Description
This is a predicted structure of a 1492-nucleotide RNA (small-subunit ribosomal RNA) from a metagenome. The RNAcentral record of the sequence draws on SILVA. Its Rfam family is "Bacterial small subunit ribosomal RNA". Model confidence (mean pLDDT): 82 of 100.

[in-house]
RNA sequence: AGAGUUUGAUCCUGGCUCAGGAUGAACGCUAGCGGCAGGCCUAAUACAUGCAAGUCGAGGGGCAUCCCCGCAGCAAUGCGGGAGCGACCGGCGCACGGGUGCGUAACGCGUAUGUAACCUGCCCUCAGCAGGGGGAUAGCCCGUGGAAACAUGGAUUAAUACCCCAUAAAGCAGGGGUGUCACAUGGCACUAUUUGCUAAAGUCCCGCCUAUGGCGGGAUGGCUGAGGAUGGGCAUGCGUCUGAUUAGCUAGUUGGCAGGGUAAUGGCCUACCAAGGCUACGAUCAGUAGGGGAUCUGAGAGGAUGAUCCCCCACACUGGUACUGAGAUACGGACCAGACUCCUACGGGAGGCAGCAGUAGGGAAUAUUGGGCAAUGGGCGCAAGCCUGACCCAGCCAUGCCGCGUGCAGGAUGAAGGCCUUCUGGGUUGUAAACUGCUUUUCUACGGGAAGAAACGCUCCCUGCGGGGAGAAUUGACGGUACUGUAGGAAUAAGCACCCGCUAACUCCGUGCCAGCAGCCGCGGUAAUACGGAGGGUGCAAGCGUUGUCCGGAUUUACUGGGUUUAAAGGGUGCGUAGGCGGAUUGUUAAGUCAGUGGUGAAAGCCUGCGGCUUAACCGCAGAAGUGCCAUUGAUACUGGCAAUCUUGAGUGCAGUGGAGGUAGGCGGAAUUUAUGGUGUAGCGGUGAAAUGCAUAGAUACCAUAAAGAACACCGAUAGCGAAGGCAGCUUACUACGCUGUAACUGACGCUGAGGCACGAAAGCGUGGGGAUCAAACAGGAUUAGAUACCCUGGUAGUCCACGCUGUAAACGAUGAAGACUCGCUGUUGGCGAUACACUGCCAGCGGCCAAGUAAAAGCGUUAAGUCUUCCACCUGGGGAGUACGAUCGCAAGAUUGAAACUCAAAGGAAUUGACGGGGGUCCGCACAAGCGGUGGAGCAUGUGGUUUAAUUCGAUGAUACGCGAGGAACCUUACCUGGGCUAGAAUGCCUCUGCCAUCCCGGGAAACCGGGAGUUCCUUCGGGACAGAGUGCAAGGUGCUGCAUGGUUGUCGUCAGCUCGUGCCGUGAGGUGUUGGGUUAAGUCCCGCAACGAGCGCAACCCUUAUCCUUAGUUGCCAGCACGUCAUGGUGGGGACUCUAAGGAGACUGCCUGCGCAAGCAGAGAGGAAGGAGGGGACGACGUCAAAUCAUCAUGGCCCUUACGCCCAGGGCUACACACGUGCUACAAUGGCCGGUACAGAGGGUUGCUACCGGGUAACCGGGUGCCAAUCUCAAAAAGCCGGUCUCAGUUCAGAUUGAGGUCUGCAACUCGACCUCAUGAAGGUGGAAUCGCUAGUAAUCGCGCAUCAGCAAUGGCGCGGUGAAUACGUUCCCGGACCUUGUACACACCGCCCGUCAAGCCAUGGGAGUUGGGAGGACCUGAAGACAGUAACCAUUACAGGAGCUGUUUAGGGUUAAACCGGCGACUGGGGCUAAGUCGUAACAAGGUA
Repeated sequence: AGAGUUUGAUCCUGGCUCAGGAUGAACGCUAGCGGCAGGCCUAAUACAUGCAAGUCGAGGGGCAUCCCCGCAGCAAUGCGGGAGCGACCGGCGCACGGGUGCGUAACGCGUAUGUAACCUGCCCUCAGCAGGGGGAUAGCCCGUGGAAACAUGGAUUAAUACCCCAUAAAGCAGGGGUGUCACAUGGCACUAUUUGCUAAAGUCCCGCCUAUGGCGGGAUGGCUGAGGAUGGGCAUGCGUCUGAUUAGCUAGUUGGCAGGGUAAUGGCCUACCAAGGCUACGAUCAGUAGGGGAUCUGAGAGGAUGAUCCCCCACACUGGUACUGAGAUACGGACCAGACUCCUACGGGAGGCAGCAGUAGGGAAUAUUGGGCAAUGGGCGCAAGCCUGACCCAGCCAUGCCGCGUGCAGGAUGAAGGCCUUCUGGGUUGUAAACUGCUUUUCUACGGGAAGAAACGCUCCCUGCGGGGAGAAUUGACGGUACUGUAGGAAUAAGCACCCGCUAACUCCGUGCCAGCAGCCGCGGUAAUACGGAGGGUGCAAGCGUUGUCCGGAUUUACUGGGUUUAAAGGGUGCGUAGGCGGAUUGUUAAGUCAGUGGUGAAAGCCUGCGGCUUAACCGCAGAAGUGCCAUUGAUACUGGCAAUCUUGAGUGCAGUGGAGGUAGGCGGAAUUUAUGGUGUAGCGGUGAAAUGCAUAGAUACCAUAAAGAACACCGAUAGCGAAGGCAGCUUACUACGCUGUAACUGACGCUGAGGCACGAAAGCGUGGGGAUCAAACAGGAUUAGAUACCCUGGUAGUCCACGCUGUAAACGAUGAAGACUCGCUGUUGGCGAUACACUGCCAGCGGCCAAGUAAAAGCGUUAAGUCUUCCACCUGGGGAGUACGAUCGCAAGAUUGAAACUCAAAGGAAUUGACGGGGGUCCGCACAAGCGGUGGAGCAUGUGGUUUAAUUCGAUGAUACGCGAGGAACCUUACCUGGGCUAGAAUGCCUCUGCCAUCCCGGGAAACCGGGAGUUCCUUCGGGACAGAGUGCAAGGUGCUGCAUGGUUGUCGUCAGCUCGUGCCGUGAGGUGUUGGGUUAAGUCCCGCAACGAGCGCAACCCUUAUCCUUAGUUGCCAGCACGUCAUGGUGGGGACUCUAAGGAGACUGCCUGCGCAAGCAGAGAGGAAGGAGGGGACGACGUCAAAUCAUCAUGGCCCUUACGCCCAGGGCUACACACGUGCUACAAUGGCCGGUACAGAGGGUUGCUACCGGGUAACCGGGUGCCAAUCUCAAAAAGCCGGUCUCAGUUCAGAUUGAGGUCUGCAACUCGACCUCAUGAAGGUGGAAUCGCUAGUAAUCGCGCAUCAGCAAUGGCGCGGUGAAUACGUUCCCGGACCUUGUACACACCGCCCGUCAAGCCAUGGGAGUUGGGAGGACCUGAAGACAGUAACCAUUACAGGAGCUGUUUAGGGUUAAACCGGCGACUGGGGCUAAGUCGUAACAAGGUA
């Protein structure tokens, strides 16, 4: 210090999440030790038991109990003394210490002051005093009542208890005087001034003496006053949570006077008088909460917290009340009321752990019913001492912090085992282990053994009497603990979490959107580094993780330190109150501000330094800091106050000028509709097309006249005016404003503006008018699947006017107002410079383009969104929601204000690249058009779907599956089914053995196979080998799954012209540029231009073939000339001329001409040429797309089967058949069928083959037989064509399906299920609906030939070959596909996209709701305990002053009644909202989203 997450990618905005620190924690797993700390956060719930406040005999009367001694007594016991002391009187303490955080938003706390308005026991200092007297009472004793608690009567007694008298001022109360201080009331000091009042207590020790007493000394205690110290009371300034959906509150309320009360001021209380007091700087009300020092976090500012320790406050079962006292409205005191618990003899009583332990309960959760007063501190006491759950210790708990250890060194054959693996090799665990050596913290055993302790007291000495010094001795809970010595021995001691990214750490197996994980993004649907396990690794470590909470990161509430055109956010506009801010000069003041000084800011803590525990944590000492508050002294620039002046801000005047500014009135023409009259006749109107509608009762159209209401064409504009909304014919009146010029006047009068007030489009509402047009609702007609719409015909509110209301709009420049500053160019409105068509300027407005700058970008840019100042308004993730509730306003509609639960991880802005559009532009293609021929109808063939089946094996499925894999299913193929068999297996390699092999025969069987029998192979270099069988082991085998794990191959876009890169440049960036533009091309082909310059893959070319020529070479090809020969034939000799064959070359390049053009190039029936603008055809397929196809060609990862999912065999099936579709063949005939005759190819094939020729058969074919391993022989007949004949328009002499019969051939075998031949049979079909396909030239169409596969063939298929040989293309509007540019986008799985609402289902939270139930706070009335205050004749008591009981009144806790308000719970029913994998209906939005 940042990171992850919105997107295909980018920048920004913005939320969510993480990494850090902390914790009084809890939970899970684990656990060796020690030190230091901490330990009911919940029920201020209820408490059994024990303890937590007593002490003093040196205050008193006394003596219950225990102990000791003496006397008497046998003893019991009695008497006396001592030590001491229960209970009682009395004193002091119990108001401290300890606990808790209920209440409290308050002078409660903090801080700083005041007290001239006060108190203060014990303590200190000073001064003084202590005389005399009196009556009681508890206890003890004797009784009474009661279960008890306790109550009560009688008698008697003491005090440092109580009372009286005396003394008395410096005290108190009152009067007088002087001085001084002060902010007022007043204070202080002095007084030789005066009056009155008020005190006391003894005890102990020592000494002496005439000794129940007295005297002296000492100690301690007592009383009065003054002062101090300490501790408090009261008052004040400032600070101190949230809510305005709480806006008004207040009658003792605010003040005064008098009195009461208090230690003291004060409405604290009472009476009277006045009517005040608080509040937007937040009163009142409601909610929450003890406050601070501090703690955690943070760079800080802040934020959060208020455990432990310290200070303050409050409380002590709940509420109230006082008493005592120096001090309490009193935790372990009292009284009363209430709730609860306990005891009870039922009549009454007792109690208060929020003290320490402990119990129950609650809870995720928090300890021992421990030891000791040794230390520190406290109470009492002269002291010894007693008491002390304060405290000091120990126990429990890893709750936290800190420290230590679980060993160290060597040790490679890198052991075994585990895990992984490309697999017998390697890697890793890993120097890890074993093993060797060493050490001993810790541990165990046995020893030693602390500090914390110094006193008080005692003895002695000194002393100024406060005390000091010395000496001997005593005291330890912790604890035989810490620490330490010796011995032993690596001995006793490691876990937890994590390993996809953030975030350090990776593999295997299992699982298969299951089980599960997850802080966020997200993993898991058969190869999961994300689930579970394992191995390994990483991090921390006696702990590690998880959960909760707080701060941080978050500049994500922004003071430091944010924003508001489009992301959330400028109020619709103005006027203006409070408030905030404010021009120039001078003087003064010193409030703000700044500086110095003083006080305070407790201690602890934090920080720094030093020191003590072996270190650290921890602790001690010292310093610093404590940013604050108060006081005081000074400074005076700035701000403020006061005073004075100024003119530039602002305003006024004067002179011009401008405009749809406003209000009211008058007038005008065009148009529309209606009415009347006329002319006139069949339609009009309306639409995409129609219909409804109007019209022969005369419409529409045209003319004339009249009426009505509303709006003002042209001018008109990128123009004007207004604060905004808004304003448009002409004119009049009234009225407001701007601008320019001038510089006469005022002299800061200004800016902004929370609340407030006013204005405020359209629609809407009320009342009354008006009503021509248009037109929600409504009606009808269309459209449509529907059409409650879009379109059409009608049509009512409304639209118009007056008055009143509403108060909202995308009220927008999505940009608040005002002021200042910051380059320019240009257009325009108004005015100025005397005049202006020129010119250069100035001011105010309205526009366009830009520098700087700015912005996330788009953009803005003197009319800022730039640079600054002032003020206001508003924002803080999306949804829920501008909703609910409440309140205000409104006649209503509704408006304003305005949440939460719940839910999501995004929502969003700008820009980029694509894709898409029923957006645009340009261009291309048999894409359309123009043509020719088909398909779709028929029969058949073939493939597919479906169905069927034991099986009909599998795959291919829009284009890009369907005569496809298959270039050939009777068996085989074959993968499917049924049945029969085999199990290291049907094949291959290696090893061993055998040579019984092979083969044949017999039996069973459908065969495979099983059983039996016969059967002695070949070669040899003699080692062996070939072949076969057997055995054994290692490697089997699988057309089983996954083409979504893959390689390879293929289809398609598409032979479309595209796809990219390097460097440079532009942009924050994605990205752009180049590749766009202007031309051109078949082409990103080329040219020109250009922040681009180049390059690559594609295009083209190079390759093959074909068209022409040349050269070379002539056999099996050819034959012109020569020769021979035949009925005939290149048959033969020869020949190379020609054809041809097959090698090499030439040729074509817009090269030439003309025109156009800058060029590239285009055009020209141009020339030449066999061929002309790529000559024709082929091979060749960029980056990529479709998770396209194929695991069944092959290969291959993983998974699966192993007497079977492998292998063998027989039979069946793949050929099924109501149907549907694709692709074809043959036809429907005369451009034809049939018969006869006759001509011309090319390219292929051939030895288990093609076969001439001869014979047989009608034929398929058969029997002979010859040639040919092929330019030689052969298949082989080419067919259409041509010539002749016949048929004559018909289901035919067309067509040939189907069926019958007889044959041929192949083959082990033609039943399922072959082809062919002959005879017979002769079906549908007469040119094919919607729709749809191919083709642009040697093409379509048509005709035949060949080949592969193959025993044969279901081939009409496929692949080739040649023969004959057309028509048409105006053109690019439209359909389809594609390319480029541009535009919009809410799409990016990319339009087969995205996405909205109702309904239906489940879940969740929430609003309303008849009511019902509860809570806290207050009001009114009734009642009213204790206490206090006041009054009081009867009773008690009294020496006296008093007093008590009782009664009455006031006040008050509580109780009761009652009416409302507020806040919850439940609630039939009901409203919307959110979420949920695939539900229903439509298609609203995003493209012109199909009606912007």